[in-house]
Context: one part of a larger RNA
Molecule: small-subunit ribosomal RNA, central domain
Organism: uncultured bacterium
């Protein structure tokens, strides 16, 4: 390479938008590029294959025969692919009528709690632990009541509940805004799927400038523990955590499972819609969408998966190819830096 693979053995890009490309619904017509049939020419000789022959055999050599993927040109076929033309509505989209939601941005507001400050009451402890100590407190702490300041997060509701492509999103109100579901079948008429490059989004930590700083808390300091204790426990505590703007671009970015479409027993719970029945009482049935559990066929090395597939198929992309060396070196690109992306080899088992 071919092949075989990618939930856990090596392997799905963190996620989206989308360029080129690849692939693409139903009917009719046309074309004849692909495809198929046929003819002509070519496909040198030597070699290879078959037959016969010449050196005593063989190697070697001679003669004859057959074959030759393919290429070019001519003629023909029209089922499939492609091109062109016309039509269709089921794919896709739009309209209309409803619906749910922590989806995103901005502004404002609220209560509980922690801390701090002021004042009142009040007196000897508080705090902390396995036990202690450091620490705080007679300059009046802790407790308790009243007042004030400030920052951050939103108890209950809360739910294998909801929304989002992923990261992620949770007090309330207003405002701007994206997507989704159901019903209808009025409109467009294949407008679709995927997506190398590219562009954007992207937890936490980290970085830059300016703000903010209650609680928590890397670093750091002290107290303990211990043989030691640069830890686990305790008392403090700076960056940070928060906001604005700009970077970074990583993760066990996980369902360790790429996206799309169709098909393949059931049962049960639940979210949001729609329809039907009803002795309309919180009831029953059907259906769409999402989200769980169990399970048939089937799959699978096992575990398990099983209409939310890891089943049966097709399309497109990404990726793997023994372990270490190594996600390292070098080069390139990106970054303020930290570093990121791309990504070897020697050597060794």
């Nucleotide at each position: 390479u071919u092949g075989g693979g990618c939930g856990u053995a090596a392997a799905g890009c963190g996620c989206g938008c989308g360029u080129a490309g690849g692939c693409g619904g139903c009917c009719g017509g046309u074309u004849a590029a692909g495809u198929c049939c046929u003819g002509u020419g070519u496909g040198a000789a030597a070699g290879a294959c078959c037959a016969c022959g010449g050196c005593u055999c063989a190697a070697c050599c001679g003669u004859g025969g057959g074959g030759g993927u393919g290429c070019a040109c001519g003629g023909g076929a029209a089922g499939c692919u492609g091109g062109c033309c016309g039509g269709c509505u089921u794919g896709a989209g739009u309209g209309c009528a409803g619906g749910a939601g922590a989806g995103g941005g901005g502004a404002g507001c609220g209560g509980a709690a922690u801390u701090c400050c002021c004042g009142g009451u009040g007196u000897a402890g508080c705090g902390g632990u396995g036990g202690a100590a450091u620490g705080c407190g007679u300059a009046g702490a802790g407790a308790u009541c009243g007042g004030g300041a400030g920052g951050a997060a939103c108890a209950c509701c809360a739910g294998u509940g909801g929304c989002g492509a992923a990261g992620g999103c949770g007090g309330c109100u207003c405002u701007c805004u994206g997507g989704c579901c159901u019903g209808u079948a009025a409109c467009u008429g294949a407008c679709g799927c995927u997506g190398a490059g590219g562009c954007g989004c992207g937890a936490a930590a980290g970085c830059g400038u300016g703000g903010g700083g209650a609680g928590c808390g890397a670093a750091c300091a002290g107290g303990a523990u211990u043989a030691g204790a640069u830890a686990c426990c305790c008392u403090g505590g700076u960056a940070g955590u928060c906001c604005a703007c700009g970077c970074c671009g990583u993760a066990a970015a996980c369902g360790a499972u790429g996206a799309g479409u169709g098909c393949u027993a059931g049962g049960u719970g639940u979210u949001g819609g729609g329809g039907g029945c009803a002795u309309c009482a919180g009831g029953c049935c059907c259906u769409c969408u999402g989200u769980g559990c169990c399970g048939a066929a089937g799959g699978a090395a096992g575990c398990c998966c099983a209409a939310u597939a890891a089943g049966c198929a097709c399309u497109c992309c990404g990726c793997c190819u023994g372990g270490g060396g190594a996600g390292u070196a070098c080069g390139g690109c990106c970054g303020c830096a930290a570093g990121g992306c791309u990504g070897a080899a020697a050597c060794u088992c």